Predicted 3D model of a 100-nucleotide RNA (Bacterial small signal recognition particle RNA) from a Candidatus Cloacimonadota bacterium.
Its Rfam family is "Bacterial small signal recognition particle RNA". The literature on the family includes a 2003 paper in Nucleic Acids Res by Rosenblad et al., "SRPDB: Signal Recognition Particle Database".
It was read from a public genome assembly, where an Rfam model found it.
[in-house]
RNA sequence: UGCCGGGCGCAACGGUGGUGGCUGCUUGUGAACCAUGUCAGGUCAGGAAUGAAGCAGCAUUAAGCAAUGCCGGUCAUGUAUCGUUGUUAGUCCGGCAUUU
Numbered sequence: 001u002g003c004c005g006g007g008c009g010c011a012a013c014g015g016u017g018g019u020g021g022c023u024g025c026u027u028g029u030g031a032a033c034c035a036u037g038u039c040a041g042g043u044c045a046g047g048a049a050u051g052a053a054g055c056a057g058c059a060u061u062a063a064g065c066a067a068u069g070c071c072g073g074u075c076a077u078g079u080a081u082c083g084u085u086g087u088u089a090g091u092c093c094g095g096c097a098u099u100u
Stems, first nucleotide, its partner, number of pairs: 001097008009087009018077007025069001026067004035060004043052003
């Protein structure tokens, strides 16, 4: 000096995780009337028994709103690690050959 091989570096793909968004689940709240149930009082029908509709209230919730867990799904990433393959402009190591 050249060639070969390996490690680091770089790239792609894949796996696992981190971070963030959205959403499901969980909890709370939540309807004057246009949800449901129960319908005090009162109203109507009836001679009466009783029946009918049904306001307030209460309960259960719908849509919505909020909280929580990081449990599930999904998207993303100036993120970490591992594996495979590749790369030659870099760096380190080893072998061989040649030259001085």